[in-house]
Context: one part of a larger RNA
Molecule: large-subunit ribosomal RNA, domain I
Organism: Bacteroidales bacterium
RNA sequence: GGCGCACGGGGGAUGCCUUGGCUCUCAGAGGCGAUGAAGGACGUGAUAAGCUGCGAUAAGCGUCGGGGAGGUGCAAAUAACCUUUGAUCCGGCGAUCUCCCAAUGGGGUAACCCAUCCGUUUGAAGACGGAUAUCUGCUCUAUAGCAGAAGCGAACGCAGAGAACUGAAACAUCUUAGUACCUGCAGGAAAAGAAAACAAUAGUGAUUUCCCAAGUAGUGGCGAGCGAACGGGAAAAAGCCCAAACCGUAUUUGUUAUGGCAAGUACGGGGUUGUAGGACUGCCAUCACAGCCAAAUUACAGAUAUUCGAACAUUCCUGGAAAGUUGGGCCAUAGAGGGUGAUAGCCCCGUAGAAAAAAUCUGUAUCCGGCCAGGCAGUAUCCUGAGUAACGCGAGACCGGAGAAAUCUUGCGCGAAUCCGCCAGCACCAUCUGGUAAGGCUAAAUACUACUGAGAGACCGAUAGCGAAUGAGUACCGUGAGGGAAAGGUGAAAAGUACCCCAAACAGGGGAGUGAAAUAGAACCUGAAACCGUGCGCCU
Numbered sequence: 001g002g003c004g005c006a007c008g009g010g011g012g013a014u015g016c017c018u019u020g021g022c023u024c025u026c027a028g029a030g031g032c033g034a035u036g037a038a039g040g041a042c043g044u045g046a047u048a049a050g051c052u053g054c055g056a057u058a059a060g061c062g063u064c065g066g067g068g069a070g071g072u073g074c075a076a077a078u079a080a081c082c083u084u085u086g087a088u089c090c091g092g093c094g095a096u097c098u099c100c101c102a103a104u105g106g107g108g109u110a111a112c113c114c115a116u117c118c119g120u121u122u123g124a125a126g127a128c129g130g131a132u133a134u135c136u137g138c139u140c141u142a143u144a145g146c147a148g149a150a151g152c153g154a155a156c157g158c159a160g161a162g163a164a165c166u167g168a169a170a171c172a173u174c175u176u177a178g179u180a181c182c183u184g185c186a187g188g189a190a191a192a193g194a195a196a197a198c199a200a201u202a203g204u205g206a207u208u209u210c211c212c213a214a215g216u217a218g219u220g221g222c223g224a225g226c227g228a229a230c231g232g233g234a235a236a237a238a239g240c241c242c243a244a245a246c247c248g249u250a251u252u253u254g255u256u257a258u259g260g261c262a263a264g265u266a267c268g269g270g271g272u273u274g275u276a277g278g279a280c281u282g283c284c285a286u287c288a289c290a291g292c293c294a295a296a297u298u299a300c301a302g303a304u305a306u307u308c309g310a311a312c313a314u315u316c317c318u319g320g321a322a323a324g325u326u327g328g329g330c331c332a333u334a335g336a337g338g339g340u341g342a343u344a345g346c347c348c349c350g351u352a353g354a355a356a357a358a359a360u361c362u363g364u365a366u367c368c369g370g371c372c373a374g375g376c377a378g379u380a381u382c383c384u385g386a387g388u389a390a391c392g393c394g395a396g397a398c399c400g401g402a403g404a405a406a407u408c409u410u411g412c413g414c415g416a417a418u419c420c421g422c423c424a425g426c427a428c429c430a431u432c433u434g435g436u437a438a439g440g441c442u443a444a445a446u447a448c449u450a451c452u453g454a455g456a457g458a459c460c461g462a463u464a465g466c467g468a469a470u471g472a473g474u475a476c477c478g479u480g481a482g483g484g485a486a487a488g489g490u491g492a493a494a495a496g497u498a499c500c501c502c503a504a505a506c507a508g509g510g511g512a513g514u515g516a517a518a519u520a521g522a523a524c525c526u527g528a529a530a531c532c533g534u535g536c537g538c539c540u
Base pairs, nucleotide, nucleotide: 001539002538003537004536005535006534007533008532009531015525016489017488020460021459022457023456024455025454026453027452028451029449030448031152032151039100040099041098042055043054044053046078050074051073061094062093063092064091065090066089070082071081072080105114106113107112115132116131117130118129119128120127121126134149135148136147137146138145139144156187157185158184159183160182167174171221197204198203208235209234210233211232212231218226219225239441240440241439242385246269247268248267249266250265251264252263253262254261255260274419276384277383278382279381280378281377282376283375284374291371292370293369298365299364300363301362302361303360304359306355307354308353312328314327317324329346330345331335337349338348339347391413392412393411394410395409396408397407400426421436422435423434424433425432476483477482496524499511500510501509502508
């Protein structure tokens, strides 16, 4: 030095575990904010660095309920206290709530600086309370008053604006994609929506979503690709209101023969559609059903604390420990689950089941009030949404890339008809059929989950699972935008090693003691490999 065996050091794999995550389901909630939010700064404890809570009334104050013996958070120990005159704790409603922040008296390098006016108090200094931003609307006489807005928020929604990498095996039309990103605005959903729709000689009857139709018809440097609809089946279903004609009230203007007339404006009645309807004229009927809205009453249900809740003090064995084993017994509308010194229906918490609210909130129903609410006939006259439809030019949306290109939207130009009207049915024309544009509202079925509760998993188990199981968006890095970790496990119970010895009044260790175990001793479960040793044997 090599090999082998044994015993160690080192290291932290593996096994087991789970406080934490991940993905869903069902309910709830779907917002918070000038009554000052979200998010912070600084404080606040007997002692107090961090987290949590709270705000100069500062780990808290009041009250109403629950609960019933201990309590002063995580978090030990000490001190000082509280508590059956009911504390701590849980819930409802209140009070307080520094400073910054929309931040709003002015300013500002956030958590700071500097004011003005009014009032109270004071001898004075001072102290205390209130007001003082901007915009919009209303009252309108306006240096005034009142009301509203603003800002934040995970995804979902609508709208405005809108890429490129990429694919086409290059690349330009095309694609990626109306995606990402940016902006505005809203709701618990949003958007859409009651046919100027489809269809085809038969019919359907608002919208939305899903399954099929169908990767079809189409479109496409006919490349890459893109990609419907009709119709069928489901979910859910709900329909309405104005403008106008006409009538009236008020008012303004014009005109007048001062009797009025006409026009405009505001408001009220009326009326709302394609089988055309309405006004108008004539006739009949009439306050009832149904529906909607708001606020308040009552009842019920639910939410926000809780309460009751069966059955072994059983035997043997092993063991440190029984829930294991053996032999008996019991409950079960409860044998879900968790804990307890190993695996417990009957030890504990619970579970099935049952019960409960002073206070606040939600839903449903009810009472009161308000709103809406008819038909027949006639058809002369009037009304039925105009810089609109259509057309030309330029774009965009549709499955449709300008094409033979309908349909929808509109920047510029031009510019109708008025129910004997007008639009559509994929150029256009005719016939036929369907509809009635140029005003508006509308639940449900659909999308999402920052948040709350209950539950689930052929999901993970500490290099996994969220970046984060632990004082994690922390430490740390960066001027900054931003980037971003590592780090879990003694034991059933601290019983966390009294006392002695070596040593430096260390570190560390040896005895002793605890414990089932200390090679479980806090660098603590198990303790692999690399790597480093010690002893013994053999070989060189």